[in-house]
RNA sequence: ACGGCCGAGGAGCGCUGCAACGGGAGUUUCCCUGCCAGGCUUGGCCGUCACCACCCAUGAUCGAACGGCGCUCGACGAAC
Numbered sequence: 001a002c003g004g005c006c007g008a009g010g011a012g013c014g015c016u017g018c019a020a021c022g023g024g025a026g027u028u029u030c031c032c033u034g035c036c037a038g039g040c041u042u043g044g045c046c047g048u049c050a051c052c053a054c055c056c057a058u059g060a061u062c063g064a065a066c067g068g069c070g071c072u073c074g075a076c077g078a079a080c
Stems, first nucleotide, its partner, number of pairs: 001048009010073006018039001021034004038066001
């Protein structure tokens, strides 16, 4: 770095729909349809590859950011 698994990022309802995925068509075209708004970030673990050259332990301190549109609830704070 990539892939997979588990968790966290408060909880729901409705709508649209890109990517991915499924089905159909098409054979140089890039379409139709279904599904679809945690696909993102981050912590831990596993695997593969690459790079680096120190590694391990302990202590202290700090601690997320974001997530189409509309609505409801929860938590905190402020105002009245």
Molecule: SAH (S-adenosyl-L-homocysteine) riboswitch aptamer
Organism: Ectothiorhodospiraceae bacterium